Predicted 3D model of a 372-nucleotide RNA (Bacterial RNase P class A) from Thiotrichaceae bacterium UBA4486.
Its Rfam family is "Bacterial RNase P class A". It is annotated as a ribozyme.
It was read from a public genome assembly, where an Rfam model found it.
Lineage of the source: Bacteria > Pseudomonadati > Pseudomonadota > Thiotrichales > Thiotrichaceae.
The model forms 96% of the base pairs in the Rfam consensus.
RNA sequence: GGAGUUGGCCAGGUGAUCGCUGCGGGACUUGAUCCCGCAGAGGAAAGUCCGGGCUCCACAGGACAGGGUGCCAGAUAACCUCUGGGCGGCGCGAGCCGACGGCCAGUGCAACAGAAAAUAUACCGCCUGUUCCUGUUAAAUCAGGGGCAGGUAAGGGUGAAAUGGUGCGGUAAGAGCGCACCGCGCGGCUGGUAACAGUUCGCGGCAGUGUAAACCCCACCCGGAGCAAGGCCAAAUAGGGAUCCCAUGGUGUGGUCCGCACCGGAUCCGGGUAGGCUGCUUGAGGUGCAUGGUGACAUGCAUCCCAGAUGAAUGAUCACCACCGCCGGUUCGCCGGCGGGACAGAACCCGGCUUAUCGGCCGGCUCCCGAC
Numbered sequence: 001g002g003a004g005u006u007g008g009c010c011a012g013g014u015g016a017u018c019g020c021u022g023c024g025g026g027a028c029u030u031g032a033u034c035c036c037g038c039a040g041a042g043g044a045a046a047g048u049c050c051g052g053g054c055u056c057c058a059c060a061g062g063a064c065a066g067g068g069u070g071c072c073a074g075a076u077a078a079c080c081u082c083u084g085g086g087c088g089g090c091g092c093g094a095g096c097c098g099a100c101g102g103c104c105a106g107u108g109c110a111a112c113a114g115a116a117a118a119u120a121u122a123c124c125g126c127c128u129g130u131u132c133c134u135g136u137u138a139a140a141u142c143a144g145g146g147g148c149a150g151g152u153a154a155g156g157g158u159g160a161a162a163u164g165g166u167g168c169g170g171u172a173a174g175a176g177c178g179c180a181c182c183g184c185g186c187g188g189c190u191g192g193u194a195a196c197a198g199u200u201c202g203c204g205g206c207a208g209u210g211u212a213a214a215c216c217c218c219a220c221c222c223g224g225a226g227c228a229a230g231g232c233c234a235a236a237u238a239g240g241g242a243u244c245c246c247a248u249g250g251u252g253u254g255g256u257c258c259g260c261a262c263c264g265g266a267u268c269c270g271g272g273u274a275g276g277c278u279g280c281u282u283g284a285g286g287u288g289c290a291u292g293g294u295g296a297c298a299u300g301c302a303u304c305c306c307a308g309a310u311g312a313a314u315g316a317u318c319a320c321c322a323c324c325g326c327c328g329g330u331u332c333g334c335c336g337g338c339g340g341g342a343c344a345g346a347a348c349c350c351g352g353c354u355u356a357u358c359g360g361c362c363g364g365c366u367c368c369c370g371a372c
Base pairs, nucleotide, nucleotide: 001368002367003366004365005364006363007362008361009360010359012321013320014319015318016317017316018315020040021039022038023037024036025035026034027033042343046354047353049352050351051350052349053348054226055225056224057223061258062257063256064255066222067221068220069219070218071085072084073083074082075081086100087098088097089096090095101217102216106215107214108211109210110209118163123156124155125152126151127150128149129148130147131146132145133144134143135142164182165181166180167179168178169177183206184204185203186202187201188199189198190197191196230278231277232276233275240269241268242267243266244265245264249263250262251261252260285304286303287302288301289300290299291298292297323340324339325338326337327336328335329334
């Protein structure tokens, strides 16, 4: 100097004028009036994909079905989140990704090619026996080819994958058939909380590959509905009509069954009202420091209050500065002109994940090139 990788922060600023909402205070003509002060939309407020707080069913539960998670240990209110570690894969590396329990519980699936993908099997081959033909020979002697019977899976071929690999022995020819080493399985020992790793320890000839994001098996976990939850006040009517079940019934916040409680319940047509208050913002809260921890985070002390709207406030204008882009000039310090501002708006609250995105700043680490 270049190329990468990873972590954190910001998301224009200042001033003036006018306007809006909430809270607090004051005034008065008590009026959605006036004055003063403070505060007022994000890193994702988005998606509604997860988890909770809170509210109600309701304090009667149990089982099955169903759903979720899936290496180990931690953090957390909890989670499909996060941190650290293990194993596997990608990368020269820093790093990144993992839907990461089990195929010896069982059942499926694997196109095409290939003999054959499971109760395995023989296409080209190799060997033995028998028989026929041809050439040759003293001679069924030698050589070659075909048929039949038996043995075989070492060599070749197909395939993503072919019944462990290499070597030696052995065999009619071969094969873990036997042996050595490697590999695999089981056990021991060592390290580690564990997942797991190591091993010049021992035993065993040991064996058909993949797929569970196939059905499934195993382990653990799981009530439901949701602020349009819920509570209070007000208003209104038609206490209307029809049909069905009706104690062997009906209802009770996912389904089925058992149980328990209560005594009615379901569907359709028609009519009336639908306004206000609350829930509603002080919370698993923010910030700073210290201590503990590899870390996520925890504990302690101090300090701060940072939206609460309800057709829906948080804005508009002007000036300057900053940032970015383009053009021109330049004494290379910069100057002048023009233009621009991404993704995008709280609605009960919080912790995550995912998606969209202009521009800027600050760090850690890796690789390459060059110079001293």